A computed fold for a 104-nucleotide RNA from uncultured Rossellomorea sp., annotated as SAM riboswitch aptamer (S box leader).
[in-house]
RNA sequence: UCUUAUCCAGAGAAGCUGAGGGACUGGCCCGAUGACGCUUCGGCAGCAGACGUUUUCCACCGUACUGUGCCAAUUCCAGCAGGCAACGCGCCUGGGAGAUGAGA
Numbered sequence: 001u002c003u004u005a006u007c008c009a010g011a012g013a014a015g016c017u018g019a020g021g022g023a024c025u026g027g028c029c030c031g032a033u034g035a036c037g038c039u040u041c042g043g044c045a046g047c048a049g050a051c052g053u054u055u056u057c058c059a060c061c062g063u064a065c066u067g068u069g070c071c072a073a074u075u076c077c078a079g080c081a082g083g084c085a086a087c088g089c090g091c092c093u094g095g096g097a098g099a100u101g102a103g104a
Base pairs, nucleotide, nucleotide: 001104002103003102004101005100006099007098012041013040014039015038016037020030021029022028024079025078026077027076042071043070044069046068047067048066049065050063051062052061075097080094081093082092083091084090
């Protein structure tokens, strides 16, 4: 980079650091009552594997054992197109972008 699946569930403490952070843009939030990040420990259970369940296979379900991922807000909301509603706020479908897994 390409293909494919998923993205309204779930899960935080301590230490270090010190000003930005939530991918981008707009909005809206988080943040010196210390965010973001890093480390340690803890946790969650999405994907793949393993194991269990099963007479056997597959599926479902379970286990957190392995790899990866994750632990503010639906991917925080919207962005493009169409539809519904309409004073207005808004709602729905598809797409795009992004994230993660698996494969190439």
Rfam family: SAM riboswitch aptamer (S box leader). For this family Rfam cites "The S box regulon: a new global transcription termination control system for methionine and cysteine biosynthesis genes in gram-positive bacteria" (Grundy and Henkin, Mol Microbiol, 1998). Model confidence (mean pLDDT): 82 of 100. The sequence is in RNAcentral, with records from MGnify.